RNAcentral holds the sequence, with entries from Rfam and Ribocentre. TPP riboswitch aptamer (THI element) from Gemmatimonas aurantiaca, 98 nucleotides, folded computationally. The organism belongs to Gemmatimonas, within Bacteria. It matches the Rfam family "TPP riboswitch aptamer (THI element)". Gene Ontology term of the family: thiamine pyrophosphate binding. Rfam's curators write: Vitamin B(1) in its active form thiamin pyrophosphate (TPP) is an essential coenzyme that is synthesised by coupling of pyrimidine and thiazole moieties in bacteria.
[in-house]
RNA sequence: UGCAUACGACAGGGGCGUCCCGGUACUGCCGGGGCUGAGAAGCACCCUUUGAACCUGACCCAGAUCAUGCUGGCGUAGGGAGUCGCGGCCACCCUCCG
Numbered sequence: 001u002g003c004a005u006a007c008g009a010c011a012g013g014g015g016c017g018u019c020c021c022g023g024u025a026c027u028g029c030c031g032g033g034g035c036u037g038a039g040a041a042g043c044a045c046c047c048u049u050u051g052a053a054c055c056u057g058a059c060c061c062a063g064a065u066c067a068u069g070c071u072g073g074c075g076u077a078g079g080g081a082g083u084c085g086c087g088g089c090c091a092c093c094c095u096c097c098g
Base pairs, nucleotide, nucleotide: 001091002090007085008084009083010082011048012047013046014045016042017035018034019033020032021031022030023029024028054079055078056077060073061072062071063070
């Protein structure tokens, strides 16, 4: 001098399903409960290129389930939202000593 991981601030991105019961202006919405999960509308949770948060493929395929991206595949596929600060694993340069 440069700088990895980590952390912080602000800003930004994202998803919100399925089953049961009740109500209703009725196949939609509201409330309660069950399942999975970080999260099933909370200024909560997750993610921000170090990018599987999330989207497309997908009304996909296989296996489970009361049912559901519930699990796996798809996926060394294609997309996808950042700046600053702090810090110093490490690297290089200069100087001095041996």
The prediction has a mean pLDDT of 81.